This is a predicted structure of a 173-nucleotide RNA (Lysine riboswitch aptamer). The model forms 98% of the base pairs in the Rfam consensus. Model confidence (mean pLDDT): 79 of 100. It matches the Rfam family "Lysine riboswitch aptamer". Its family is annotated with lysine biosynthetic process in the Gene Ontology. From the family's description: Riboswitches are metabolite binding domains within certain messenger RNAs that serve as precision sensors for their corresponding targets.
RNA sequence: UUUCAUGAUAGAGGCGCGGCUGAAAAGAGUAACCGUUUUGCAACAGGCAACGGAAGCGGUGAAAGGGUCAGCUGCCGAGGAAUUGUAUCUGCUGCCUGGCAGUGCAAUAUCCGGGCUGUCGGAGAAUAUCCGGCAGACUGUCGUCCGGAAACGGACGGAGAGCUGUCAUAAUA
Numbered sequence: 001u002u003u004c005a006u007g008a009u010a011g012a013g014g015c016g017c018g019g020c021u022g023a024a025a026a027g028a029g030u031a032a033c034c035g036u037u038u039u040g041c042a043a044c045a046g047g048c049a050a051c052g053g054a055a056g057c058g059g060u061g062a063a064a065g066g067g068u069c070a071g072c073u074g075c076c077g078a079g080g081a082a083u084u085g086u087a088u089c090u091g092c093u094g095c096c097u098g099g100c101a102g103u104g105c106a107a108u109a110u111c112c113g114g115g116c117u118g119u120c121g122g123a124g125a126a127u128a129u130c131c132g133g134c135a136g137a138c139u140g141u142c143g144u145c146c147g148g149a150a151a152c153g154g155a156c157g158g159a160g161a162g163c164u165g166u167c168a169u170a171a172u173a
Base pairs, nucleotide, nucleotide: 001173003171005169006168007167008166009165010164011163014076016075017074018073019072020071021070022069023068032060033059034058035057036056037055038054039053041052044098045097046096047095048094079112080111081110082108083107084106085105086104087103089102090101091100092099113139114138116136117135118134119133120132121131122130123129141158142157143156144155145154146153147152
């Protein structure tokens, strides 16, 4: 000096990712409450209860979860999903037990480089939006091959357990 391995650290990708706050929508003339009329009366299963429930009409009339935009902030396995466990959370009927669905939390390198568009499925009040599968083109990166003086371009392949810089340690020539 070169190559390779391990570790530390700093970075890059771009309609990049997460969180918080605010605004105006939607939620919704819904829930709830009040008045009134009707009804012996169970909606996921079983059980219990009526001073209960359900339905119509009139009046008053929200909020949360989800998103959009703006600002702030932390970041680049950022983060998301799946599976398992768990909850004194929410819904399915008022209560109990169970079940199902949603949500929160925890564990697991099980899956995904990134966003976009279409489509199918799931969540959702939803035409919003989110999540997953598949397809398509785009994009960053590395490898191999080809073209080129170079910059760079093309084809194919890989995955973030990646890629680039720096440093340390050990080793090879």